[in-house]
Context: one part of a larger RNA
RNA sequence: CUGGGCGUAAAGGGUCCGUAGACUGUACUGUAAGUUAUUUGUUAAAACUUAAAGCUCAACUUUAAAAAAGCAUUUAAUACUACUGUACUUGAGUUUUAUGCAGAAGAGUAGAAUUUUAUAUUGAGGAGUAAUUCCCGUAGAUAUAUGAAGGAAUACCGUUAGCGAAGGCGACUCUUUGGUAAAAACUGACGUUGAGGGACGAAAGUAUAGGUAGCAAACAGGAUUAGAUACCCUGGUAGUCUAUACUGUAAAUUAUGAGUGCUGUAAUUUAAAAAUAAUUUUAACUAAUAUUUUUAGAUUUUUUAAGCUAACGCCAUAAGCACUCCGCCUGAGGAGUACGAUCGCAAGGUUGGAACUC
Numbered sequence: 001c002u003g004g005g006c007g008u009a010a011a012g013g014g015u016c017c018g019u020a021g022a023c024u025g026u027a028c029u030g031u032a033a034g035u036u037a038u039u040u041g042u043u044a045a046a047a048c049u050u051a052a053a054g055c056u057c058a059a060c061u062u063u064a065a066a067a068a069a070g071c072a073u074u075u076a077a078u079a080c081u082a083c084u085g086u087a088c089u090u091g092a093g094u095u096u097u098a099u100g101c102a103g104a105a106g107a108g109u110a111g112a113a114u115u116u117u118a119u120a121u122u123g124a125g126g127a128g129u130a131a132u133u134c135c136c137g138u139a140g141a142u143a144u145a146u147g148a149a150g151g152a153a154u155a156c157c158g159u160u161a162g163c164g165a166a167g168g169c170g171a172c173u174c175u176u177u178g179g180u181a182a183a184a185a186c187u188g189a190c191g192u193u194g195a196g197g198g199a200c201g202a203a204a205g206u207a208u209a210g211g212u213a214g215c216a217a218a219c220a221g222g223a224u225u226a227g228a229u230a231c232c233c234u235g236g237u238a239g240u241c242u243a244u245a246c247u248g249u250a251a252a253u254u255a256u257g258a259g260u261g262c263u264g265u266a267a268u269u270u271a272a273a274a275a276u277a278a279u280u281u282u283a284a285c286u287a288a289u290a291u292u293u294u295u296a297g298a299u300u301u302u303u304u305a306a307g308c309u310a311a312c313g314c315c316a317u318a319a320g321c322a323c324u325c326c327g328c329c330u331g332a333g334g335a336g337u338a339c340g341a342u343c344g345c346a347a348g349g350u351u352g353g354a355a356c357u358c
Stems, first nucleotide, its partner, number of pairs: 004329003007312002012326001014200004021193003025088004030083002033081002035077003040072004049065006091190001092187006099181003103177007110154001115149007125136002162169002205246006214240002219235004257325006264304001266302002270298001273294003278289003307314002331358003340351004
């Protein structure tokens, strides 16, 4: 290399879009490039294979035959692939209609709470711990009442719920905007995957300008301790927040790539459609709630059969049965290191060895 693999043993790229490429629905027409059959030529001899012969046998030698495959060529075949043209609707997409959804961006508003501050009341403690000290306080703290300021986060609802490609998203209102599930009509294979490439990408970190209530790396003080560069306490700066730009990594996890089809049972949940009867509501139509059933698809969770698995377990959201495409693995350490290249302001990222040891 091949083979075999990638939930937990080495191995799924953080996620999506998408170029080349690979693969690609149904029916028919034509061509005959691939494909299949056939003709002829050629592919030195020796060798190999088969059948004989000759050295006593064997090795060896000699004779004859056959085969296979490649290239070129003749004539056919047309199932499949390819190409050509025509059509189709189930894959895919578009439009319209109504409803649901913490999807995204921007603007505004709100109420609790913490802190600070002003005034008033009061007058010795407060804060904190397992306990204490440091700390705050007669220059009036803590507490109580009223007012003001400012920043950050949005209790309850709230959830195995919902949305998003992932990261992630939770007060309320408005504006702009994306997605998704149902029905009808339309387009007519327009599809899947995706090397390179592009975009997005938690937290921390970086740059500039703001902001800073709470929390809080670093740091300081106090305890603890043999020591205590910690755990505990009192403070406290970056940071956390906003705008713009960078960084590009995470146990970025479902440790499970994307897509399509198929394969048993029993429950649950969200949204939609239909029906039933009941309660509340309305002058009435209706509306809301609850229950039941059904259909067709989507979504989430649980249990389990067959099957799979080294086992654990997975089980229609598969780790089952198959196909298509991409990524990745090949003993442990050395090492995600060195060197080189490349990206970055830096921190560092990406790519990525070997000697040597076992």